TPP riboswitch aptamer (THI element) from a Thermoanaerobaculaceae bacterium, 100 nucleotides, folded computationally. It matches the Rfam family "TPP riboswitch aptamer (THI element)". Rfam links the family to the GO term thiamine pyrophosphate binding. Rfam's curators write: Vitamin B(1) in its active form thiamin pyrophosphate (TPP) is an essential coenzyme that is synthesised by coupling of pyrimidine and thiazole moieties in bacteria. The previously detected thiamin-regulatory element, thi box was extended, resulting in a new, highly conserved RNA secondary structure, the THI element, which is widely distributed in eubacteria and also occurs in some archaea. Analysis of operon structures identified a large number of new candidate thiamin-regulated genes, mostly transporters, in various prokaryotic organisms. The sequence was found by an Rfam model in a public genome assembly. The model forms 100% of the base pairs in the Rfam consensus.
[in-house]
Order: sequence, then C1' cells, then structure tokens
RNA sequence: GCACAUCCGUAGGGGUGCCUCGCCUGCGGGCGAGGCUGAGAUCACACCCUUGGAACCUGAUCCGGGUCAUGCCGGCGGAGGGAACGGAGCUGGUCGAGCG
Repeated sequence: GCACAUCCGUAGGGGUGCCUCGCCUGCGGGCGAGGCUGAGAUCACACCCUUGGAACCUGAUCCGGGUCAUGCCGGCGGAGGGAACGGAGCUGGUCGAGCG
C1' cells in the first nucleotide's frame, strides 16, 4: 500500500401487515385494547440495510402449502430495480530498511 469480517464517525435507503373485541361513524372508514409472525407491525431517533446490495420495491388482485386471518411458509429469484464515503483494526501475501 491492497482486500475482507468487525468497530467508529458522518451521510443515505427502507417497511410498519393480519385477526378478535369495544367505542365513534357521513357506513367509505377512524380510534383504543388484545392476539399472530417477525430484527422491526403506536414514525419507534427504535429496528434493518447501503453495490461482496433478498433491507426494501416491481412482478402481485401471482402460484403451491398452511392458518381464525395475513408475504405465515415456500416458489417466483443464476428476474428486473435499489441507497456510501472516510478512519481504525484483525488476518494473509509481497517488497524495502535496520539489526543479528
């Protein structure tokens, strides 16, 4: 000096469903409590992700399975998009200087 896991700083990108009950209602919905899955489901200064990119979006009012129900699980997906720089540090290799 280079590359990677990790850490720090700053910057940026995301998602926030489903079911039950209650209240309100202009009957379109809104609010509160509880339950399911999950890192995150009350915009938390929380969680996740940042090109080595499945965080997240499109496909999708998709397909199969399963559930009280839901991207709940799998497919789709060697599909297409998608947001970063710097420093520290660990390890590996190479070169150089000094000493023996």